Context: one part of a larger RNA
RNA sequence: GAUGAACGCUAGCGGGAGGCCUAACACAUGCAAGCCGAGCGGUAUAGGUAGCUUGCUACCUAGAGAGCGGCGCACGGGUGCGUAACGCGUAUGCAACUUGCUCUUAUCAAUGGGAUAGCCCAGGGAAACUUGGAUUAAUACCGUAUAAUAGAAUUUAUGGCAUCAUAGAUUUUUGAAAGAUUUAUUGGAUAAGGAUAGGCAUGCGUAAGAUUAGUUAGUUGGUAAGGUAACGGCUUACCAAGACGAUGAUCUUUAGGGGUCCUGAGAGGGAGAUCCCCCACACUGGUACUGAGACACGGACCAGACUCCUACGGGAGGCAGCAGUGAGGAAUAUUGGACAAUGGGUGGAAGCCUGAUCCAGCCAUCCCGCGUGUAGGAAGACGGCCUUAUGGGUUGUAAACUACUUUUAUCUGGGGAUAAACCUACUUACGUGUAAGUAGCUGAAGGUACCAGAAGAAUAAGCACCGGCUAACUCCGUGCCAGCAGCCGCGGUAAUACGGAGGGUGCAAGCGUUAUCC
Numbered sequence: 001g002a003u004g005a006a007c008g009c010u011a012g013c014g015g016g017a018g019g020c021c022u023a024a025c026a027c028a029u030g031c032a033a034g035c036c037g038a039g040c041g042g043u044a045u046a047g048g049u050a051g052c053u054u055g056c057u058a059c060c061u062a063g064a065g066a067g068c069g070g071c072g073c074a075c076g077g078g079u080g081c082g083u084a085a086c087g088c089g090u091a092u093g094c095a096a097c098u099u100g101c102u103c104u105u106a107u108c109a110a111u112g113g114g115a116u117a118g119c120c121c122a123g124g125g126a127a128a129c130u131u132g133g134a135u136u137a138a139u140a141c142c143g144u145a146u147a148a149u150a151g152a153a154u155u156u157a158u159g160g161c162a163u164c165a166u167a168g169a170u171u172u173u174u175g176a177a178a179g180a181u182u183u184a185u186u187g188g189a190u191a192a193g194g195a196u197a198g199g200c201a202u203g204c205g206u207a208a209g210a211u212u213a214g215u216u217a218g219u220u221g222g223u224a225a226g227g228u229a230a231c232g233g234c235u236u237a238c239c240a241a242g243a244c245g246a247u248g249a250u251c252u253u254u255a256g257g258g259g260u261c262c263u264g265a266g267a268g269g270g271a272g273a274u275c276c277c278c279c280a281c282a283c284u285g286g287u288a289c290u291g292a293g294a295c296a297c298g299g300a301c302c303a304g305a306c307u308c309c310u311a312c313g314g315g316a317g318g319c320a321g322c323a324g325u326g327a328g329g330a331a332u333a334u335u336g337g338a339c340a341a342u343g344g345g346u347g348g349a350a351g352c353c354u355g356a357u358c359c360a361g362c363c364a365u366c367c368c369g370c371g372u373g374u375a376g377g378a379a380g381a382c383g384g385c386c387u388u389a390u391g392g393g394u395u396g397u398a399a400a401c402u403a404c405u406u407u408u409a410u411c412u413g414g415g416g417a418u419a420a421a422c423c424u425a426c427u428u429a430c431g432u433g434u435a436a437g438u439a440g441c442u443g444a445a446g447g448u449a450c451c452a453g454a455a456g457a458a459u460a461a462g463c464a465c466c467g468g469c470u471a472a473c474u475c476c477g478u479g480c481c482a483g484c485a486g487c488c489g490c491g492g493u494a495a496u497a498c499g500g501a502g503g504g505u506g507c508a509a510g511c512g513u514u515a516u517c518c
Stems, first nucleotide, its partner, number of pairs: 001517003005514005012370006018363002020328001025326003029323003034071003039068002045062008078281003087206008097198002102194007110144004120133005150173010179186002207253003214244003219241008256278004260271004283304005306317004334360001336359003342356001343354004373404004383395005410454005418445001423440008462507005467488003473502005483490002
């Protein structure tokens, strides 16, 4: 000098930031991922009309919840267990790859089929849930047709970096689709390209220990096959015996990495909180499914530990999301408000959802700013303390007193910006959905910030130290006791070092102590 700090004493305000470093310990409760009726069948219910048996039937309109289907749930948010590794950083490569939504271009959308949930009926179970029958729809599912720049073979030209790449021709094989509608649109299929996002490989860098010296059988390489989006012992069969290592293999311990942060003149040393990027994880271990993308925090299955419900037959759960609880600990906050803005999901849109986010609450935890008055005022007052004591010194212009100010606090009144958009209505331009303009709608924070006025010095100072280092000295008490102490060291009867008082010094809404780093 610094800190995500803690503790002791003290405490007026504002702005900005930060806030479980310990038990990746266990979690009550609420919320944190939904949206779409412009994909589909359709119900409860409400209203209307008609018939009338006056509470039932038929039709029409609107239509919640649930269901099928689509997109999202792989983002956003959390944590740092594991990991000494192509994990991260940096620089390259992929003639070895993928990419939903999005943008551009081209072409197409023909013709059929069978189910199933829901609804209805009948059961089983304490519950979670579940069985059977009948029946129905789709942008759900499955055929047929057509389509190649896809696969295979042949061939020509050009180029390269070996396998090859690009462009063209011929033969052959396989694979598509979906409609909705208010007629404005919107969606579907195939192919190519862009953008975005990923995957893989490689050079170099990346903690400590030799009181760890040898390690390795899918091990190292090859051939073939399988698998993958893709290369590869990634996997399998066979063959060979290799591969790594004092330039530190292997083993052990510790640890998420970086941008950055602290210190320092620098070189270095230390750290990896907040914010950003990457990685890993989601009760513990394992596995795959779906999907463009997961081996998936609030999905599934299996095993385990733990907790809970039970009618004992069987079931349910996972806060390292936001709050909150217990425990641990020196120690770390509210079971708050709003989707107004930004961003995300969905939808044609209105909208809906969003503990992301924006705000507020708590805490002197840190940084910055302001205030606790200003000017005058000597009988140098009283009191205190010291003293060489009828005196003097000091506290001290300090107080009283006089004049003034009102930041701040209190009260009263006023009071924007963050709002641009989306959307609605109208107009104009290009020319058929874009742009521009005008008017209107929308604010959690918040009646907050800020401004004006009112009265009144009124509402506001402590903490540590005073032997030397180190700024600041006397008296009393104590008497190697009680005690102090960072080091040297003080204390045994005149202690500037212990305790108290007066005085002083330093910092100041803080001041000291402890811990850690330079």
Description
This is a predicted structure of a 518-nucleotide part of an RNA (small-subunit ribosomal RNA, 5' domain) from an uncultured bacterium. It matches the Rfam family "Bacterial small subunit ribosomal RNA". Gene Ontology terms of the family: ribosome and structural constituent of ribosome.